[in-house]
RNA sequence: CAGGCUGGCUGGGUGGUCGCGGCACUGCGUUUGCAGUGUCGAGGAAAGUCCGCACUCCAAAGAGCAUGGCACCGGGUAACACCCGGGGUGGGGUAACCUGCCGCAUAGGGCCACAGAAACAAUACGCCGAGCGAUCGGUAAGGGUGAAACGGCGGUGUAAGAGACCACCGGAGCCUGCUGUAAGGUAGGCUGCCAGGUAACCGCUGCCAGGAGCAAAGCCAAGCAGGGGCAAUGCCGUAAGGCGGGAGGCUGCUCGUCUCCCGAGGCGCAAGCCUCGCAGUCCCGGGUAGGCUGCAUGAGGCAUAGGGUAACUUGUGUCCCAGAGAGAUGACCGCCCAGAUGGGCUGAGUCCCAUUGGACAGAAUGCGGCUUACAGGUCAGCCUGGGGG
Repeated sequence: CAGGCUGGCUGGGUGGUCGCGGCACUGCGUUUGCAGUGUCGAGGAAAGUCCGCACUCCAAAGAGCAUGGCACCGGGUAACACCCGGGGUGGGGUAACCUGCCGCAUAGGGCCACAGAAACAAUACGCCGAGCGAUCGGUAAGGGUGAAACGGCGGUGUAAGAGACCACCGGAGCCUGCUGUAAGGUAGGCUGCCAGGUAACCGCUGCCAGGAGCAAAGCCAAGCAGGGGCAAUGCCGUAAGGCGGGAGGCUGCUCGUCUCCCGAGGCGCAAGCCUCGCAGUCCCGGGUAGGCUGCAUGAGGCAUAGGGUAACUUGUGUCCCAGAGAGAUGACCGCCCAGAUGGGCUGAGUCCCAUUGGACAGAAUGCGGCUUACAGGUCAGCCUGGGGG
């Protein structure tokens, strides 16, 4: 100097004219308001709505089932499927670096297309043996197909072979030493144990989880029109209450706890019958959609010191940085400027002129994440190549 990789910051500045919303103050007005001054006023993703929570409601909220989620180890966090640091294993790249996966296949089931003789137990070709021959027997070593073919290499052995046997290597299992918080690593020994793969296939094991959601929810004002069906046998007790029964019962089901209710009249000698009502529940119909709160002081920002490899955390100081409600933060003009292209000047840098030109994109209860989009500029570290000292 060129190319590449990773991380951070920024993502126009300024003047003028007019126009918006919140808050505070002042003046006028007072039913809602109007004017002035000051001050504040979109994002790193506000997007996706994929996770986690805060918050709100279901009077309280236990157990089981269903359903859903997670799954190597350690740490962080309010929490998480997130983040940090590690372990093992696979892929890409010369490298920096990027990236996939992670309980169980011995609980059970399913699947492994096509090709190939064969993909859970094998044999077409080949090899060996017998036979005149058809053929029969042995073999799984050779070649081929395939993602994968019954470990690899060298020998013994055999009719020919074959872990049939042996040495070494690989895989698997068991034991021991050292090491690490752990996942694991490493060294040694034993065993011929040597067909598998797949669980983002069903599933099994362990752990976790009430549900719904700011259109949650709460208050005020105003307004209307109610109607019909079903609904608990009862017993004891002076009463309270008890037994028993009925209903409801956090927005999946069952059970338990819990809460509410079980009354009045008439006919009848009695047994019994009839009517009304009740905790509730079902159906039909009417009215309202206005205003206020929720609504922004927070698991908050910034600076700084300490701890930690890091994620993050502790202390101190300081700041208040949108709150709309059909939904505000804008429009126009001028200048400057980052970048690009072309031309001129200069030994080079630089400077001058002209043209062009500034990405993705708009809060709506909030926060922590993840995912996706992003022109240009800038800073830091690392890798490779070239040149010079």